[in-house]
RNA sequence: GGUCUUGUAGUACAACGGAUAGUAUGUAGGUUUCCGGAACCUAAGAUUGGGGUUCGAUUCCCCACGAGACUA
Numbered sequence: 001g002g003u004c005u006u007g008u009a010g011u012a013c014a015a016c017g018g019a020u021a022g023u024a025u026g027u028a029g030g031u032u033u034c035c036g037g038a039a040c041c042u043a044a045g046a047u048u049g050g051g052g053u054u055c056g057a058u059u060c061c062c063c064a065c066g067a068g069a070c071u072a
Stems, first nucleotide, its partner, number of pairs: 001071007010025004018055001027043005048064005
């Protein structure tokens, strides 16, 4: 350089083209406890960027960027 795959909370993963983008874990606060742990409750937190298709895009298409695999 070429081909292919891939990009969603801090982390690991979900989401027929249509629900307020969800689950676990972590974080913060609370209940409980002599204190802590565990348990329970609550809260904050994300779609890589741009464009296109569509009534509607996390999802489909194009370009760029990042990551990975194979190959010369």
Notes: RNAcentral holds the sequence, with entries from ENA. Transfer RNA from a Saprospiraceae bacterium, 72 nucleotides, folded computationally. Its Rfam family is "tRNA". From the family's description: Transfer RNA (tRNA) molecules are approximately 80 nucleotides in length. The coordinates come from a structure-prediction model, not an experiment, and the mean pLDDT is 81. NCBI's taxonomy places the organism under Bacteria, Bacteroidota, Saprospiria, Saprospirales, Saprospiraceae.